[in-house]
RNA sequence: GAUUUCGUAGCUCAAUGGCAGAGCGGUGGGUUGUUAACCCAAAGGUUGGAGGUUCGAGCCCUUCCGGAAUCG
Numbered sequence: 001g002a003u004u005u006c007g008u009a010g011c012u013c014a015a016u017g018g019c020a021g022a023g024c025g026g027u028g029g030g031u032u033g034u035u036a037a038c039c040c041a042a043a044g045g046u047u048g049g050a051g052g053u054u055c056g057a058g059c060c061c062u063u064c065c066g067g068a069a070u071c072g
Stems, first nucleotide, its partner, number of pairs: 001071007010024004018055001027041004048064005
């Protein structure tokens, strides 16, 4: 340098073009003499940036940024 692939919550990951979710973690509450465990609840996301297609984009297209793999 070329090609392919990945980027979503603090972490690990889901999500057929049609309301962005789960587990863990954190927070508040319950329970307990206390802690842990357990139970309940709410919070937490410009889906890497920008543009395009579409009635509608995390998903499709272009480009840029970052990571990985292969080739040179």
Background:
Model confidence (mean pLDDT): 82 of 100. Transfer RNA from Flavobacterium wongokense, 72 nucleotides, folded computationally. NCBI's taxonomy places the organism under Bacteria, Bacteroidota, Flavobacteriia, Flavobacteriales, Flavobacterium. The RNAcentral record of the sequence draws on ENA. Rfam family: tRNA. About the family: Transfer RNA (tRNA) molecules are approximately 80 nucleotides in length.